[in-house]
RNA sequence: GCCACUUUAGCUCUAGUGGUAGAGCGUCGCUCUCGUAAAGCGAAGGUCAAGAGUUCGAAUCUCUUAAGUGGCA
Repeated sequence: GCCACUUUAGCUCUAGUGGUAGAGCGUCGCUCUCGUAAAGCGAAGGUCAAGAGUUCGAAUCUCUUAAGUGGCA
């Protein structure tokens, strides 16, 4: 330099060929307990890496950029 792939909650990851984004773990609160842990119930937490385009509507389709991984030279 060229090619492919990845980027979504604090962490690890879902989301059927477009229709208002979820789980597990973690965090916080409550219940239970003499107390702690475990267990149960509940809550908070997202500009879907950034910008632009298409569309009534984009995490999803298209283009560009950034970071990362792998391959080739």
A computed fold for a 73-nucleotide RNA from Hesseltinella vesiculosa, annotated as transfer RNA. It matches the Rfam family "tRNA". Its family is annotated with triplet codon-amino acid adaptor activity in the Gene Ontology. The organism belongs to Hesseltinella, within Eukaryota. Its mean pLDDT, the model's own confidence on a scale to 100, is 81.